[in-house]
A computed fold for an 80-nucleotide RNA from a Bacillota bacterium, annotated as c-di-GMP-I riboswitch aptamer. Lineage of the source: Bacteria > Bacillati > Bacillota. Its mean pLDDT, the model's own confidence on a scale to 100, is 84.
């Protein structure tokens, strides 16, 4: 440095669902609380999917979702 694994160490993150917060909304942030997870670290870059709004419809603009799927990038441990 690659490819591989999470058996063994050492740990990490944290769905649903509650409570407050914030936002038109999806949702998100705290704190609880574990369904899962080898990148459930980060990034909207294509794409789905969900909000808002515009449009007579396609669609178009803006925003979510990174635990939807790809991609980028970034990190621990073990074998090889």
């Nucleotide at each position: 440095g690659u490819g591989u694994u999470g058996c063994a160490a050492a740990g990490g993150c944290a769905a649903a669902c509650c409570a407050g917060u914030g936002g038109u909304g999806a949702c998100a942030c705290u704190g609880g609380g574990a369904c899962g997870c080898a990148a459930a670290g980060c990034c909207u870059c294509a794409g789905g999917u969900c909000u808002g709004u515009c449009u007579a419809a396609u669609g178009g603009c803006a925003g979510a979702u990174g635990g939807c799927u790809g991609g980028g990038u970034u990190g621990c441990u073990g074998c090889c």